[in-house]
Context: one part of a larger RNA
RNA sequence: GACUCGACGUUGGCGGAAUGGUUUCAAUCGGCCCGUCUAGAAACACGGACCAAGGAGUCUAACAUGUGUGCGAGUCGGUGGGUGACAAACCCACGAGGCGCAAGUAACCUGACUGAGCAAAUUCGACCGACCAUGAUCUUCUGUGAAAGGUUUGAGUGCGAGCAUACAUGCUGGGACCCGAAAGAUGGUGAACUAUGCCUGAGCAGGGCGAAGCCAGAGGAAACUCUGGUGGAGGCUCGUAGCGAUACUGACGUGCAAAUCGUUCGUCAAACUUGGGUAUAGGGGCGAAAGACUAAUCGAACCAUCUAGUAGCUGGUUCCCUCCGAAGUUUCCCUCAGGAUAGCUUGAACGCCACGGUUUUGUCAGGUAAAGCGAAUGAUUAGAGGCCUUGGGGCUGAAACAGCCUUAACCUAUUCUCAAACUUUAAAUGGGCAAGAGGUCGGGGAUGCUUAAGUGAUCCCCGACGGCGAACGGCGCGUUCAAAGUGGGCCAUUUUUGGUAAGCAGAACUGGCGAUGCGGGAUGAACCGAACGCUGCGCUAAGGUACCCAAGUGUCCGCUCAUCAGAUACCACAAAAGGCGUUGGUACCUCCAGACAGCAGGACGGUGGCCAUGGAAGUCGGAACCCGCUAAGGAGUGUGUAACAACUCACCUGCCGAAGGUACUAGCCCUGAAAAUGGAUGGCGCUCAAGCGGACCACCGAUGCGCGGCCGCCGGCGCGAGUGCGAGGCGCCGGCGAGUAGGAGGGCGCGGGGCUCGCGACGCAGCCUUGGGCGUGAGCCUGGGUGAAGCGGGCCCCGGUGCAGAUCUUGGU
Numbered sequence: 001g002a003c004u005c006g007a008c009g010u011u012g013g014c015g016g017a018a019u020g021g022u023u024u025c026a027a028u029c030g031g032c033c034c035g036u037c038u039a040g041a042a043a044c045a046c047g048g049a050c051c052a053a054g055g056a057g058u059c060u061a062a063c064a065u066g067u068g069u070g071c072g073a074g075u076c077g078g079u080g081g082g083u084g085a086c087a088a089a090c091c092c093a094c095g096a097g098g099c100g101c102a103a104g105u106a107a108c109c110u111g112a113c114u115g116a117g118c119a120a121a122u123u124c125g126a127c128c129g130a131c132c133a134u135g136a137u138c139u140u141c142u143g144u145g146a147a148a149g150g151u152u153u154g155a156g157u158g159c160g161a162g163c164a165u166a167c168a169u170g171c172u173g174g175g176a177c178c179c180g181a182a183a184g185a186u187g188g189u190g191a192a193c194u195a196u197g198c199c200u201g202a203g204c205a206g207g208g209c210g211a212a213g214c215c216a217g218a219g220g221a222a223a224c225u226c227u228g229g230u231g232g233a234g235g236c237u238c239g240u241a242g243c244g245a246u247a248c249u250g251a252c253g254u255g256c257a258a259a260u261c262g263u264u265c266g267u268c269a270a271a272c273u274u275g276g277g278u279a280u281a282g283g284g285g286c287g288a289a290a291g292a293c294u295a296a297u298c299g300a301a302c303c304a305u306c307u308a309g310u311a312g313c314u315g316g317u318u319c320c321c322u323c324c325g326a327a328g329u330u331u332c333c334c335u336c337a338g339g340a341u342a343g344c345u346u347g348a349a350c351g352c353c354a355c356g357g358u359u360u361u362g363u364c365a366g367g368u369a370a371a372g373c374g375a376a377u378g379a380u381u382a383g384a385g386g387c388c389u390u391g392g393g394g395c396u397g398a399a400a401c402a403g404c405c406u407u408a409a410c411c412u413a414u415u416c417u418c419a420a421a422c423u424u425u426a427a428a429u430g431g432g433c434a435a436g437a438g439g440u441c442g443g444g445g446a447u448g449c450u451u452a453a454g455u456g457a458u459c460c461c462c463g464a465c466g467g468c469g470a471a472c473g474g475c476g477c478g479u480u481c482a483a484a485g486u487g488g489g490c491c492a493u494u495u496u497u498g499g500u501a502a503g504c505a506g507a508a509c510u511g512g513c514g515a516u517g518c519g520g521g522a523u524g525a526a527c528c529g530a531a532c533g534c535u536g537c538g539c540u541a542a543g544g545u546a547c548c549c550a551a552g553u554g555u556c557c558g559c560u561c562a563u564c565a566g567a568u569a570c571c572a573c574a575a576a577a578g579g580c581g582u583u584g585g586u587a588c589c590u591c592c593a594g595a596c597a598g599c600a601g602g603a604c605g606g607u608g609g610c611c612a613u614g615g616a617a618g619u620c621g622g623a624a625c626c627c628g629c630u631a632a633g634g635a636g637u638g639u640g641u642a643a644c645a646a647c648u649c650a651c652c653u654g655c656c657g658a659a660g661g662u663a664c665u666a667g668c669c670c671u672g673a674a675a676a677u678g679g680a681u682g683g684c685g686c687u688c689a690a691g692c693g694g695a696c697c698a699c700c701g702a703u704g705c706g707c708g709g710c711c712g713c714c715g716g717c718g719c720g721a722g723u724g725c726g727a728g729g730c731g732c733c734g735g736c737g738a739g740u741a742g743g744a745g746g747g748c749g750c751g752g753g754g755c756u757c758g759c760g761a762c763g764c765a766g767c768c769u770u771g772g773g774c775g776u777g778a779g780c781c782u783g784g785g786u787g788a789a790g791c792g793g794g795c796c797c798c799g800g801u802g803c804a805g806a807u808c809u810u811g812g813u
Base pairs, nucleotide, nucleotide: 033048034047035046036045049813050812051811052810053809054808057317059174060173061172063170064169065168066167067166068165069164070163071162074099075098076097078094079093080092081091082090103110104109126157127156128154129153130152131150132149138143177316178315180313184306185305186304187303188302189301195280196279197278198277199276200275201274202273203272206238207237208236209234213230214229215228216227217226218225219224242267243266244265247263248262250261251260282298284294285293319747320746321745322744323743324742329342331340332339333338343486344485345483346482347481348480349479350478351477352476355473356472358471359470360435361434362433363432364431370425371423372422377419378418379417382414384412385411386410389409390408391407392406393405394404395403396402439465440464441463442462443461444460445459446458447457449456489513490512491511492510494508495507496506497505498504518529519528520527533710534709535708536707537706538705539704543700544699545698547683548682552697554696555695556694557693558692559691566686577671578670579669581668582667583666584665585664586663587662588661589660590659598655599654600653601652602651604628605627606626610622611621634649638647639646711737712736713735714734715733716732717731718730719729748802750799751798752797753796754795755794756793757792758791759790766786767785768784769783771782772781773780774779
């Protein structure tokens, strides 16, 4: 180079499928309602009927940190001018001003040198200022302050790094993420309701009681009294209108009515009722006083404004994926519903070869557990011995500091029991340091320190050695800067304080829940197992294997019968005390020299013991309780009698022929064990178990483990300039993947603008759709229908940019 074949790509036609996609119905299994505050919500905690639209971290100034960009010992649109549309944007000139280019000091005041390549780090000097110390010279005698200093100090120098701008995050001021007070202030409007005063008007049946005064009669010496009338007083009485409103706690209670109706009731000639006028106004009025009333509002009216008042409080706060991932603790606060501060966490950057929640070895500190009290301190029981001293009592004695007895103290040797604030002793666990190169060894030097001393200590210089100096481990280690959230915690084992105790309160170590799903415990924040990308196969954990229900009606050995059986930790209770229910065990005793039980025989004499008694003979009572004969028989275990009698027992023996008795112990079972709707080993049910205890085998069983595929993240290694893309790429390998508050990265969608490329009456947008496709997802593309005029992709810019909740707003149902 030619030929042939194949793969991939771009595609046409035809064919036809499922363990493929989608939808509907049914069954089985799993599955409690979202949001929220909370340690904890399915909650008998709050918000939520449904739909549409609206709806909440914004803008600005200043600062801090980081990053990008421009220029750079400077930098900056500040001023003026040009073009332009009176703008914006762009261009030119100038540099006043800002920041930077010098610091130190209270201030006066003084004022930055230098090292032989460059940069960085470490370290030491030098320079400037301050401070301390020193004080030559000059001098008006109180100033000047040379040279040389210091183990003191500065936000300095040591050939500048800044300025402007953009973005991100954060703090602060602004309405400052949104909605929300109770309050406070200023100026006005109201007495048509109602409170009270005043002015001027109006209104109020019919009865009852019968004050003063008066008249007549009677009595009396008189004062005066009595009787009968007359009279018509009264915040008097019954009661209508009126005014009010007691009871039914009646009717009504989306009413006739934002206070009404019915019956009943209070008052009704006065502090009466009422029209009109007028006066009093908000910290003010008015009030026969109830904080009542002041226009359905009153323990301070109403309207507007300050005002988008403030709220450490309640509620709400809108798309997706990926990576990391908390705290409820420290200190301080007129702090306890909150902040600041440190911690925990994230992000960014830089540097380096070391590092460690482990063990071992060496070494150091300690006073908790335990132990001890014949060791100290303190508490504390019992005897024994002692005698000096002291106290009490007693005996002998006239008395004695005479003797003796006794009691306490005391002394001595023992004994019993204790301690958070006792201890000689003294753990375990835990803590610090070390296990090499900045080392080891040798030599030398300095010193005012040290030594009796060239003894030592510290520091310096030179040389030699040099194997990296215990084990184990592996997402490396260290440093700096910025910042969020948190600052209510709760539970378990163990330790521990208060408390009678508590699902009580307070601590410690560790682990967990919170923030977390999965399998198991029927149920369940925290217990047991085990932590999670999507998926296939296999193996296990806890826990299970009659059935519900996946797997054994598995094998072997025991126990248990419950007229209230029992059945799996946390855990959803039961005790003391009992049982001749049953099964084991321990100790002692009896027993073939014949027990225990059963049947049978004997069970005597002194003696009717003594006392007491009306009586008491074994047996009302008291004391005592011997002897004899026996195989054995109590001065008597019960029955009995007025007292005797009689019977019986203990005790002995015969028959029988092998175990028996007592006390204790612990397994299961039973008693102990009573509550209100009917009920719970989860249910059914289960009895040589499907219960309880033990042993073994097999099996079931998770998002755990093993292997494989795929996705993502992180890390490592390598590649690529030939020919389209390509460092934001390609290839290979390894590890990892939970997550609330929260941080970071990358994306999706909406409106508007710039540039660019397109679609559209051969049908835009929008809407509908059990058509199809892509993406982990937010979402996107496409077919069909409807519709009838605009719309979209890419790269950038700007934002009033994403809703399920706010007793959200408006409208609709």
Predicted 3D model of an 813-nucleotide part of an RNA (large-subunit ribosomal RNA, domain II) from a marine eukaryotic metagenome. It matches the Rfam family "Eukaryotic large subunit ribosomal RNA". Its family is annotated with ribosome and structural constituent of ribosome in the Gene Ontology. Clan: LSU clan. The family has 88 seed sequences and 107,465 matches in Rfam 15.1. The full RNA is in RNAcentral, with records from MGnify.